[in-house]
RNA sequence: GUAGAGCAGACAAUCGCGUACACCAUUGUUGGUGUAUGAGGAAAGUCCGGGCUCCACAGGGCAAGGGUGCCGGAUAACGUCCGGCGUAGGUAACUAUAGGGAAAGUGCAACAGAAACAUUCCGCCGAAACAGUACGGCUGUGGUAAGGUUGAAAUGGUGAGGUAAGAGCUCACCGGCGGCAUGGAGACAUGCCGGCCGUGUAAACCCCACCCGGAGCAAGACCAAACAGGGCGAGGAAGGCGGCUGCCCGUCGCCUGCCCGUAAGGUAGGUCGCUGGAGCCUGUCAGCAAUGGCAGGUCGAGAUAGAUGAUUGUCAAAUACAGAACCCGGCUUAUAGCUCUGC
Numbered sequence: 001g002u003a004g005a006g007c008a009g010a011c012a013a014u015c016g017c018g019u020a021c022a023c024c025a026u027u028g029u030u031g032g033u034g035u036a037u038g039a040g041g042a043a044a045g046u047c048c049g050g051g052c053u054c055c056a057c058a059g060g061g062c063a064a065g066g067g068u069g070c071c072g073g074a075u076a077a078c079g080u081c082c083g084g085c086g087u088a089g090g091u092a093a094c095u096a097u098a099g100g101g102a103a104a105g106u107g108c109a110a111c112a113g114a115a116a117c118a119u120u121c122c123g124c125c126g127a128a129a130c131a132g133u134a135c136g137g138c139u140g141u142g143g144u145a146a147g148g149u150u151g152a153a154a155u156g157g158u159g160a161g162g163u164a165a166g167a168g169c170u171c172a173c174c175g176g177c178g179g180c181a182u183g184g185a186g187a188c189a190u191g192c193c194g195g196c197c198g199u200g201u202a203a204a205c206c207c208c209a210c211c212c213g214g215a216g217c218a219a220g221a222c223c224a225a226a227c228a229g230g231g232c233g234a235g236g237a238a239g240g241c242g243g244c245u246g247c248c249c250g251u252c253g254c255c256u257g258c259c260c261g262u263a264a265g266g267u268a269g270g271u272c273g274c275u276g277g278a279g280c281c282u283g284u285c286a287g288c289a290a291u292g293g294c295a296g297g298u299c300g301a302g303a304u305a306g307a308u309g310a311u312u313g314u315c316a317a318a319u320a321c322a323g324a325a326c327c328c329g330g331c332u333u334a335u336a337g338c339u340c341u342g343c
Base pairs, nucleotide, nucleotide: 001343002342003341004340005339006338007337009315010314011313012312013311014310015309017038018037019036020035021034022033023032024031025030040321044332045331047330048329049328050327051326052216053215054214055213065212066211067210068209069208070084071083072082073081074080085099086097087096088095089094100207101206105205106204107201108200109199121148122147123144124143125142126141130140131139132138156174157173158172159171160170161169175197176196177194178193179192180191181190182189183188220272221271222270223269231262232261233260235259236258238256239255240254241253242252243251244250279298280297281296282295283294284293285292286291
């Protein structure tokens, strides 16, 4: 210098908080005591991929929309990871890489410049052809992309031959493209052959191949007050109307609100989901590795207005970024101070 791995203050005392268990009190459920345990490497951003839950869906195809994009492997899956290939950078260790297609089509290429297309502004040349001619490539015009100018980019690059001047027009080497052979599982590599050779852009439309249903733990499941409204009841008392009978009493039927009872739904509230899992540690085997198999061991927060803290002492110093909220695998971003290893 480069690549990677690990730690993320420790110990003690005192006070305080959450959870689990045990015991003791109260018991409409709270309190006390004891023991155990209590944030991260990113718990973050919520950017990808999955589990789980509900909704949709017979199965398959097409279209739309979105995503991915060299090859092989890993994985539950991925846009992640590992090992390679090509390209670019570095003296090197190593690093970066959105890396299919620009001979299917369309678009765009600002400014500058003659031209971003089939282009002659300057320049070079008049060998061949035509017209004119003051016979001078002089004019019209013809040839020419080697040189100049502009630009990020100008028709493969360098050199030689060649030519009127030029030009892959020809040749050598280099680059690209195509074909063949060989090697490789493949991306590709190497060799030979063919002058076949105008640029960029596809994180522009597009083409090709492959993948994808939606919403999210405030998912969702269960229990369920008070109170209000509605349902039901040949429960109770009262009122109204009608019948028996013209009236009163009585009785029967219907209706009205009230009281009581009753079952169901909703709300407050509570319980579950909730943490034992693609888990972690050690060893070993397979593999270059990612990773996987086997054996043994181990349990490491679960709150709900939200606990995980404070003070003091010792250690030279203890200071960074930062606080779980369903759970995992990644990516990205933030990070004081250290430790170790390969090259």